[in-house]
This is a predicted structure of a 352-nucleotide part of an RNA (small-subunit ribosomal RNA, central domain) from a metagenome. The full RNA is in RNAcentral, with records from SILVA. Its mean pLDDT, the model's own confidence on a scale to 100, is 87.
Context: one part of a larger RNA
RNA sequence: CUGGGCGUAAAGCGCACGCAGGCGGUCUAGUAAGCAGCGGGUGAAAUUCCGGGGCUCAACUCCGGAGCUGCUCGCUGAACUGCUAGACUCGAGUCCGGGAGAGGGUAGCGGAAUUGCUGGUGUAGCGGUGGAAUUCGUAAAUAUCAGCAAGAACACCCGUGGCGAAGGCUGCUACCUGGAACGGUACUGACGCUGAGGUGCGAAAGCUAGGGGAGCGAACGGGAUUAGAUACCCCGGUAGUCCUAGCUGUAAACGAUGGACACUAGGUGUUGGGAGAAUCGACCCUCCCAGUGCUGUUCUGCUAACGCGUUAAGUGUCCCGCCUGGGGAGCACGGCCGCAAGGUUGAAACUC
Numbered sequence: 001c002u003g004g005g006c007g008u009a010a011a012g013c014g015c016a017c018g019c020a021g022g023c024g025g026u027c028u029a030g031u032a033a034g035c036a037g038c039g040g041g042u043g044a045a046a047u048u049c050c051g052g053g054g055c056u057c058a059a060c061u062c063c064g065g066a067g068c069u070g071c072u073c074g075c076u077g078a079a080c081u082g083c084u085a086g087a088c089u090c091g092a093g094u095c096c097g098g099g100a101g102a103g104g105g106u107a108g109c110g111g112a113a114u115u116g117c118u119g120g121u122g123u124a125g126c127g128g129u130g131g132a133a134u135u136c137g138u139a140a141a142u143a144u145c146a147g148c149a150a151g152a153a154c155a156c157c158c159g160u161g162g163c164g165a166a167g168g169c170u171g172c173u174a175c176c177u178g179g180a181a182c183g184g185u186a187c188u189g190a191c192g193c194u195g196a197g198g199u200g201c202g203a204a205a206g207c208u209a210g211g212g213g214a215g216c217g218a219a220c221g222g223g224a225u226u227a228g229a230u231a232c233c234c235c236g237g238u239a240g241u242c243c244u245a246g247c248u249g250u251a252a253a254c255g256a257u258g259g260a261c262a263c264u265a266g267g268u269g270u271u272g273g274g275a276g277a278a279u280c281g282a283c284c285c286u287c288c289c290a291g292u293g294c295u296g297u298u299c300u301g302c303u304a305a306c307g308c309g310u311u312a313a314g315u316g317u318c319c320c321g322c323c324u325g326g327g328g329a330g331c332a333c334g335g336c337c338g339c340a341a342g343g344u345u346g347a348a349a350c351u352c
Stems, first nucleotide, its partner, number of pairs: 003324004007306002012320001014201004021194003025088007033081002035077008048066007091191001092188003095184003103177007110154001114150008125136001162169002206247006215241002220236004258319006266295011301308002325352003334345004
């Protein structure tokens, strides 16, 4: 090298873009590198194998043959792969059309609620709990009315609804901007798939600097509970949560399921687009495409089972990543990255 695997047993990189590499649609002609056949040269001896001989046998040794599966040259062949040239349209992309969407960014605006402040009414409690207490309140609280201010989040609509590669995205409006689906089939003509390295994106927490700070709230203080209570419950409360610029680069980053393409019964919802039929009609009915769900015991198949089942974990092809008993250990050491926290790469001794 070779084997078997990766939903839950060890194992799919968090996600994408993409250089190299690997792999690659249909037809024609050529070439002959791979490939196949034939032949030449070489492939030292010993060793190996087969047949035979010699030491009483054997080991050992001698003779003969095979073999040395390789390299190289020549001739021939042209199905497949490659290469060269030409052509094609179904893969891929462009264009045109009318639509859908919490896709992203910036700015502005809105109402409810909360808290605070000011003023009015009003008086002794409020609050909180299993029950209490700490706390707040006669310096007038809680409650209630009016006004003002601030920050954060957007009830109902809301939906196994939608969009995005993933993380993720939900008040309204405007501007800027990415992608996808459907329909037309005008154009290009294999321009494709995957992708080691690399690059970018990447929840929350955390970090740096400057703002902001209503509510919530690690740490912390207090009250309870308890044998204790460094907790669960209660009263407070700082970082933080928010914004701007940068860093960090992790997660049960999950569908615990890499990407692409093709094929393989159905049934029934729903979202977007289209066609048909019909109608007063957005409805309803039939069909197609794309997405998203449920179901499928007697539709195969797969699976250890659970289950999966056209959104495959079925049947195949291509490419990448990863696994190889448990602990030690995602530790140590070294490298790289980071301001740090730490991340990434990642052993061994020993032990069962």